[in-house]
RNA sequence: CGGACGCCGGGCGAUGGAGCUCGCCCCGAACCGCCGCCAGGCUGACCACUCCUGCGAUUCG
Numbered sequence: 001c002g003g004a005c006g007c008c009g010g011g012c013g014a015u016g017g018a019g020c021u022c023g024c025c026c027c028g029a030a031c032c033g034c035c036g037c038c039a040g041g042c043u044g045a046c047c048a049c050u051c052c053u054g055c056g057a058u059u060c061g
Stems, first nucleotide, its partner, number of pairs: 009026005016052004033042003
């Protein structure tokens, strides 16, 4: 100096907050949805679950 592993810590999982849980990554990373030649179009606030906020649809008062 480089690589691997362990511990501690941090980050991430297509748009908000919190809790819980799982997985991934170690800054050259994890991650950054789909259709379409372009133009343009479509779904979803969650990785998943629960609650809240925002938005959309339907029905009732």